RNAcentral holds the sequence, with entries from SILVA. This is a predicted structure of a 1502-nucleotide RNA (small-subunit ribosomal RNA) from a sediment metagenome. Its Rfam family is "Bacterial small subunit ribosomal RNA". Gene Ontology terms of the family: structural constituent of ribosome and ribosome.
RNA sequence: AGAGUUUGAUCCUGGCUCAGGACGAACGCUGGCGGCGUGCCUAACACAUGCAAGUCGAACGGAGAUAUGAUUUCGGUUAUAUCUUAGUGGCGAACGGGUGAGUAACGCGUGAGCAACCUGACCUUCAGAGGGGGAUAACACCUGGAAACAAGUGCUAAUACCGCAUAAGACCACGACAUGACAUCAUGACGAGGUCAAAGGAGCAAUCCGCUGAGGGAGGGGCUCGCGUCCCAUUAGAUAGAUGGCGGGGUAACGGCCCACCAUGUCGACGAUGGGUAGCCGAGCUGAGAGGCUGAUCGGCCACACUGGAACUGAGACACGGUCCAGACUCCUACGGGAGGCAGCAGUGGGGAAUAUUGGGCAAUGGGCGCAAGCCUGACCCAGCGACGCCGCGUGGGGGAUGAAGUCUUUCGGGAUGUAAACCCUUGUUGUACGGGACGAAAACAAUGACGGUACCGUACGAGGAAGCCCCGGCAAACUACGUGCCAGCAGCCGCGGUAAUACGUAGGGGGCGAGCGUUGUCCGGAAUUACUGGGCGUAAAGCGCACGUAGGCGGGUUUUUAAGUCGGCCGUGAAAGGCACUGGCUCAACCGGUGCAUGUCGGUCGAUACUGGAAGCCUUGAGUAUGGGAGAGGGAACUGGAAUUCCCGGUGUAGCGGUGAAAUGCGUAGAUAUCGGGAGGAACACCAGUGGCGAAGGCGGGUUCCUGGUCCAUUACUGACGCUGAGGUGCGAAAGCCGGGGGAGCGAACGGGAUUAGAUACCCCGGUAGUCCCGGCUGUAAACGAUGGAUGCUAGGUGUGGGGGGGUUACCUUCUGUGCCGCAGUUAACGCGAUAAGCAUCCCGCCUGGGGAGUACGAUCGCAAGAUUGAAACUCAAAGGAAUUGACGGGGGCCCGCACAAGCGGUGGAGCACGUGGUUUAAUUCGAUGCAAACCGAAGAACCUUACCUGGGUUUGACAUGCGCGUGGUACGGAGAUGAAAGUUGAAGGACCCUGUAGAGAUACAGGGAGCGCGCACAGGUGCUGCAUGGCUGUCGUCAGCUCGUGUCGUGAGAUGUUGGGUUAAGUCCCGCAACGAGCGCAACCCCUACAUUUAGUUGCCAGCAUUAAGUUGGGCACUCUAGAGGAACUGCCGGUGACAAACCGGAGGAAGGUGGGGAUGACGUCAAAUCAUCAUGCCCCUUAUGUCCUGGGCUACACACGUGCUACAAUGGACGGUACAGAGGGUCGCGAAGCCGCGAGGUGGAGCCAAUCCCAAAAAGCCGUUCUCAGUUCGGAUUGCAGUCUGCAACUCGACUGCAUGAAGUCGGAAUCGCUAGUAAUCGCGAGUCAGCAUAUCGCGGUGAAUACGUUCCCGGGUCUUGUACACACCGCCCGUCACACCACGAAAGUUGGCAACACCCGAAGCCGAUGAGCUAACCGAAAGGAAGCAGUCGUCUAAGGUGGGGUCGAUGAUUGGGGUGAAGUCGUAACAAGGUAGCCGUAUCGGAAGGUGCGGCUG
Repeated sequence: AGAGUUUGAUCCUGGCUCAGGACGAACGCUGGCGGCGUGCCUAACACAUGCAAGUCGAACGGAGAUAUGAUUUCGGUUAUAUCUUAGUGGCGAACGGGUGAGUAACGCGUGAGCAACCUGACCUUCAGAGGGGGAUAACACCUGGAAACAAGUGCUAAUACCGCAUAAGACCACGACAUGACAUCAUGACGAGGUCAAAGGAGCAAUCCGCUGAGGGAGGGGCUCGCGUCCCAUUAGAUAGAUGGCGGGGUAACGGCCCACCAUGUCGACGAUGGGUAGCCGAGCUGAGAGGCUGAUCGGCCACACUGGAACUGAGACACGGUCCAGACUCCUACGGGAGGCAGCAGUGGGGAAUAUUGGGCAAUGGGCGCAAGCCUGACCCAGCGACGCCGCGUGGGGGAUGAAGUCUUUCGGGAUGUAAACCCUUGUUGUACGGGACGAAAACAAUGACGGUACCGUACGAGGAAGCCCCGGCAAACUACGUGCCAGCAGCCGCGGUAAUACGUAGGGGGCGAGCGUUGUCCGGAAUUACUGGGCGUAAAGCGCACGUAGGCGGGUUUUUAAGUCGGCCGUGAAAGGCACUGGCUCAACCGGUGCAUGUCGGUCGAUACUGGAAGCCUUGAGUAUGGGAGAGGGAACUGGAAUUCCCGGUGUAGCGGUGAAAUGCGUAGAUAUCGGGAGGAACACCAGUGGCGAAGGCGGGUUCCUGGUCCAUUACUGACGCUGAGGUGCGAAAGCCGGGGGAGCGAACGGGAUUAGAUACCCCGGUAGUCCCGGCUGUAAACGAUGGAUGCUAGGUGUGGGGGGGUUACCUUCUGUGCCGCAGUUAACGCGAUAAGCAUCCCGCCUGGGGAGUACGAUCGCAAGAUUGAAACUCAAAGGAAUUGACGGGGGCCCGCACAAGCGGUGGAGCACGUGGUUUAAUUCGAUGCAAACCGAAGAACCUUACCUGGGUUUGACAUGCGCGUGGUACGGAGAUGAAAGUUGAAGGACCCUGUAGAGAUACAGGGAGCGCGCACAGGUGCUGCAUGGCUGUCGUCAGCUCGUGUCGUGAGAUGUUGGGUUAAGUCCCGCAACGAGCGCAACCCCUACAUUUAGUUGCCAGCAUUAAGUUGGGCACUCUAGAGGAACUGCCGGUGACAAACCGGAGGAAGGUGGGGAUGACGUCAAAUCAUCAUGCCCCUUAUGUCCUGGGCUACACACGUGCUACAAUGGACGGUACAGAGGGUCGCGAAGCCGCGAGGUGGAGCCAAUCCCAAAAAGCCGUUCUCAGUUCGGAUUGCAGUCUGCAACUCGACUGCAUGAAGUCGGAAUCGCUAGUAAUCGCGAGUCAGCAUAUCGCGGUGAAUACGUUCCCGGGUCUUGUACACACCGCCCGUCACACCACGAAAGUUGGCAACACCCGAAGCCGAUGAGCUAACCGAAAGGAAGCAGUCGUCUAAGGUGGGGUCGAUGAUUGGGGUGAAGUCGUAACAAGGUAGCCGUAUCGGAAGGUGCGGCUG
């Protein structure tokens, strides 16, 4: 610091997601040690049990115990000392500890103030403590009660209580004075008056501890104020003690804090009131910072203590472990009454994803009481539990290659794990055992340690006890195998998985971190994605429809002043902890200590004065006014004009009119349309008319008059900043629509009818109502658009045009103000904008923050209604979008080509047959090919074979290959015979070979090896699957003219340019032009055949002349034909014209051939996951006594039917018969096969000749010459069938071809539709070859005869190129909208039902304070003793918690049913939108319709 994700690609906008850090965490897997921290975030839910606040006998009287005395009537009594202690009394219990419910508040933070206050204990200073009195707990007795506890009588003490005295002093009021001052007043001293004190205890004593009054201090508290402190305006008005005053009460103290009276204020868009949420801060996390989020532990403040209320005591409380009352709950009970409050420490239940021990100790620190000893202290110090966090350590170190075994993988060679292990040497952190053993303890000595026999140290033992988790498609470090087969599963985003998954699962390997690792949740970051730092608004989301104007914000020049903002110095404060820097202590670190720094919208004070603000004055340039001119569909009202449509009346006139793509409905013989004349009525104003004018916008158009707004120009004069913007507010505001009243010609939603159509609720046609028009009132919206808020200033020009002015030599120049176009700089994502900015700046307002849900719901306001304005959420998606690019496409446009159409010729589609295919059938009808580009295709030829299929029978190292091991001489070989459908099984006779060695003269024998054979193991084999894993080969667009590259240039980029343009061509062929210049693959040419002549060569070819023959038969010849080699020839070369002086085109000459002469071969980049695993090759998968292999028979030849390709025909341009002529190209020795003979014929026989320019196949046929048939189902046509044959072959039954005789079907030229062909072509005629034993209507070739037509490019199809639109890119066989049906999800409405909250009204009203009363009661004081003073009980009253009743408010929950919405591989109906989307689309409104939608009116161009 960025990255992934919208697209075919690009740039931008914009959201989503990831990488980082953090946590009081939880969950999963795993887990050795230590240190330091930390641990109920949920139920402020309920709590068993124990403990958490006591202490003082030196305040007091008792009681008890012990000890020692004294005394004694021996029962006791008494004294002293020590100890214990219930009670009275004092101090403490208001601290410490817990929790965060409430609280949006002076609660908290920060800074001030109190001249409006209090303060126990502590420190300090001053002054005191004289003399009396009356009670009361305890105790005793007695009563009630289950208990808790209570009542009565009697006794008693005090540092308990109460008068009196004293008064330095304090307080109260008064008089006069001084000083200071913040509005109040404060302080000081003086005079005289009133009120107010006290307590003792210990000690032998000194003295100490206490007590009272007063001043000061310290620390603590109370109150007030400035500023800061969350969300909602779908909460806009709130408020009656409310705001203030006078007077009182109350308080420590100010104050409506409370009360009486008076006034009517006070708060609020600078957000009151209401609702929701929340303890606040130091700080913590994150971030570069600014910020954002958080408020655990530690520290400060606040609030609370079962819930609500209340006061008492006290220095301090309205009191966590106090009191009273009410309520809920729990417990005890003798049913009459009582007791209780863990949000203290442990602990329990419960809740929850989740959070610990009913531990030790007061040794330390701190607190309470006490003179002290001491007691108390779940504060605290420690320990325990939990990887919850941070930090540290370890699980060993060195050597060790034949790179062991195992495992994984492999191309089988190897590679990986991997120095890893084993093995050798070594160390001892940790561990275990033993021994030693602290600091923390502070104090004159002594004593005192929970932690703890802990930390630490030493010794011994021994690598021994100690590694996991996640990930490996990209982001993002790390790859292979197997399994699985859109299944199981993964997933943070993009996305993986449908048989070769680096994405699932497992394994091996690898990467990361490591006693942890992942996941989940939350926060910040990245996110400049709320933009203060630091964003935007023409088209991406976003400028209010327009104006006027309030508050507010901002504001011209100049002078003086002020010092609020602003800036600076100093002072105060910003607690500690935390942070940072330096430094120190635990072995290091975490952790802890020390020093310093830092921390602000803060306060005070002294200064500065440029800028802003305040005050005062001046100025004229902003703004305005006056004067003189100008233009204009600016607005309102009244009057008025002609053309046209329609209607009415009359005339003329006759059969049609009208309307459309074509029609029909409609009108018309009752006289239309047409035409002439007259009349009525309403609406709109042709020409002028113009990116002309006016207006703020909406908008405004005949003419005249009246009223009226704004604006421009010129000139001088005047005012003197009077300005700009503008939240709320107010007004204006097209069309449609609404209400009331008129009007109604034309047009025309709805509606009716006619067409179109599959349908047509549309487009087209005929009618037609609201409406359109006027008056009055509402509505308040539009693509209300320049999709561009207003104002001001600045920043090149050029060219039109409206209205003025100035100059002028009438060419023109110049200036102001409007309105257009082009364009520099600049700007923009690009398109574009560009003085009329979207440039550079300032000010003010409005608005935006992913798409959908949705401008919807709810609420509120407005409206007669329609509806408008304001305006969410749940849920859902990973996009939605803008501009531009390349393609593709268009029922867009331009240009051009092609047997594409047209012009022609002949076919197909109808018939019969053949062949192929589909379908069906079958045991099998093997498989593949399926629009063009499958279908006489693979197949250049299925009777067996082929053959892959089916039936049945065999066989298992195999029909075929290689290797290894073993066996084998009567072996290999051989096969009579048997059996069988064959394959096969069995098998007699016969019977070997090669090499080496030994023996032998040799024959031969023996040993070993080979071949062969047999057995076994590896393996063979597969036309089994996948052409969507592949190679190769092929088809197609298409022999179409295209497809690209390098460098340069342009563009942010995809890309563009080149390759576009003007011509031309068959051609991206060539020329010219040009930011391009070149090049490559294609085109063309080079190659082959053919057409002409030459030359060379003449056998098997040829024969002009010579001779010869039946015959080029022979001699001879090589001129000619021909054969086959070479070179030639054609190049727009020449001439004329056109064209641009080009390329080229047109015409001509010559020439065998003329503009590519004709034909062939040759197929660019690519497209179709096109075809082929069955030609071949090949990965993976599958079969292995079978999916291999051998064999028999069958099948591929089936047959209701459908399609395709052909053959033969339907006849006279013909059939039949007879005669007769002319080819080319091929093939031939397992072959072609002559003559001759036989057969009607197929053929047979025969065998000459030929390995071929020699012989043979071989007859060419149409043609020509004759004869016949005479228009018919025929002398056409030949299917079908019968009989008889021939040939091939092991074999023609299924299932061959041919021949003869007989039979003689359909068919009389073919519907819609459709195919081929532009010249030696179509058509027609035969010939040959391959395959092949045989089988050709097919295929591939060959020649013979030999046409017609092309005006032309409007249309159909295909293609090329330029351009345009696009919401398409799987690319129009695209995309996509709405209803309906189904499933699921969230939400709204809803008769209602139900709950919470905060108020209000009324009723009731506990405890308690205050007040009144107080006839009852009462120790202290007074009292001539009656009584009084003072007080208490009781009663009453105000206030008031809880409770009750009531009607409302508000927020939820739920609800039959209902409404739309969202989502969901393959549902239904249509086709609305994207191309001119087939009726251009869209906006507002109204209306209609299953639905998209249609139509009317007005608007926009997107």
Model confidence (mean pLDDT): 85 of 100.